[in-house]
Context: one part of a larger RNA
RNA sequence: UGAUGUUGAAGGAACUCGGCAAAAUACCUCCGUAAGUUCGCGAGAAGGAGGCCCCGUUCGUAGGCAACUAUGGGCGGGGGGCACAAACUAGGGGGUGGCGACUGUUUAUUAAAAACACAGGGCUCUGCGAAGUCGCAAGACGACGUAUAGGGUCUGACGCCUGCCCGGUGCCGGAAGGUUAAAUGGAGGGGUGCAAGCUCUGAAAUGAAGCCCCGGUAAACGGCGGCCGUAACUAUAACGGUCCUAAGGUAGCGAAAUUCCUUGUCGGGUAAGUUCCGACCUGCACGAAUGGCGUAACGACUUCCCCGCUGUCUCCAACAUCAACUCA
Numbered sequence: 001u002g003a004u005g006u007u008g009a010a011g012g013a014a015c016u017c018g019g020c021a022a023a024a025u026a027c028c029u030c031c032g033u034a035a036g037u038u039c040g041c042g043a044g045a046a047g048g049a050g051g052c053c054c055c056g057u058u059c060g061u062a063g064g065c066a067a068c069u070a071u072g073g074g075c076g077g078g079g080g081g082c083a084c085a086a087a088c089u090a091g092g093g094g095g096u097g098g099c100g101a102c103u104g105u106u107u108a109u110u111a112a113a114a115a116c117a118c119a120g121g122g123c124u125c126u127g128c129g130a131a132g133u134c135g136c137a138a139g140a141c142g143a144c145g146u147a148u149a150g151g152g153u154c155u156g157a158c159g160c161c162u163g164c165c166c167g168g169u170g171c172c173g174g175a176a177g178g179u180u181a182a183a184u185g186g187a188g189g190g191g192u193g194c195a196a197g198c199u200c201u202g203a204a205a206u207g208a209a210g211c212c213c214c215g216g217u218a219a220a221c222g223g224c225g226g227c228c229g230u231a232a233c234u235a236u237a238a239c240g241g242u243c244c245u246a247a248g249g250u251a252g253c254g255a256a257a258u259u260c261c262u263u264g265u266c267g268g269g270u271a272a273g274u275u276c277c278g279a280c281c282u283g284c285a286c287g288a289a290u291g292g293c294g295u296a297a298c299g300a301c302u303u304c305c306c307c308g309c310u311g312u313c314u315c316c317a318a319c320a321u322c323a324a325c326u327c328a
Stems, first nucleotide, its partner, number of pairs: 001323008010314002014312001019309001027051005036041001038157001052079012080084001092307004097302002099299002104116002120155007132141003158294004163224003168221002170217005177212003183206002188201005225243005252286001253283001264280005
């Protein structure tokens, strides 16, 4: 000096990105227990008291004729110790937000999470030799299943809901029309030959799907405006005008895991708060199953605050063990 421990005056998070680490709590019995809530929970909420040993008394239970023995409870009195769940073992607690409903799953070896899954919801395909998948095929899975089934895809308990746009892309439907391949067709033309013929070329017309075209469809991919003016203080604009669009963002939420300007402004908490909570709305650039907003319970998730507790710190010290170091 380092590592691992033990202890520490006064203070008690002043440390720090952050109470990281440590300390504290810890068992049983009794008392007591809030908001909220899906009435299950929350809850071991929180917060208290008792616990060792001896004596007396009282009420039981079992056995016994009884004396009594064993065992359980109540009440009263006393004793010792620094300490009575005497060691070991053994929850710290509370409040408020965010996210995800939950129990689960995951980057074997830097990530356990708000990611994945999930029950539930929707759309879509599939009538059975099913769709789909694997295989060149035979064949197999699907399934010894049959639409309350199976595949694909999105969302993700529950509650309240899920607005407008089909112009583009996709998908579905459409006995017309346009375009159109091979094929059919063969007017006509060329070469050659005395000719019959052989051979080459070839217009019109007929001709599928697809595309064009006409519709539908957004819990399909997706999208959801601008400028100007206007009210008897000012400000603002319920109102009007105009341009563009397929349609111009509804409900709800909002400086948000989303807000650049920004430490926005106001309020709360602190002596002092770029974080936090509640509001406002000027949403750079929220928004409704790429789901919106809530939500009890749950979480080795995450933000902020409080109580307890402490060597985290003010500010370090001593001790124990091991190493390093010096000497032998």

A computed fold for a 328-nucleotide part of an RNA from a marine metagenome, annotated as large-subunit ribosomal RNA, domain IV. Rfam family: Bacterial large subunit ribosomal RNA. Its family is annotated with structural constituent of ribosome and ribosome in the Gene Ontology. Its mean pLDDT, the model's own confidence on a scale to 100, is 89. The full RNA is in RNAcentral, with records from SILVA.